The RNA shown here (c-di-GMP-I riboswitch aptamer) has 86 nucleotides and comes from Firmicutes bacterium UBA1874. The model forms 90% of the base pairs in the Rfam consensus. The prediction has a mean pLDDT of 80.

RNA sequence: UUUGAAAAACGGCAAACUGUUCCGAAAGGACAGGACGCAAAGCCAUGGGUCUAAGACGUCUUCGUUAUGAUUGCCAGGCUGCCAAA
Numbered sequence: 001u002u003u004g005a006a007a008a009a010c011g012g013c014a015a016a017c018u019g020u021u022c023c024g025a026a027a028g029g030a031c032a033g034g035a036c037g038c039a040a041a042g043c044c045a046u047g048g049g050u051c052u053a054a055g056a057c058g059u060c061u062u063c064g065u066u067a068u069g070a071u072u073g074c075c076a077g078g079c080u081g082c083c084a085a086a
Stems, first nucleotide, its partner, number of pairs: 001086004012038002017033003021030003036073001042079003046076003049071003055066004
């Protein structure tokens, strides 16, 4: 530097759900428990997708549109890392 198909070793993270916890308009997030799984399920909202609609606008009393909000465990991209082999 490249690869990780397989076999290892040390380990790591933590879905759903629950909470006698909180933040948020919501989506969702934080903390604790808990493990579905993950070789980047580490970090970054850069591109796309998806979710929400406070506010704004339009409708005309009920809805619609919209991200500046969210999602990295949706896909890609960028950066970084453990071990093994060559």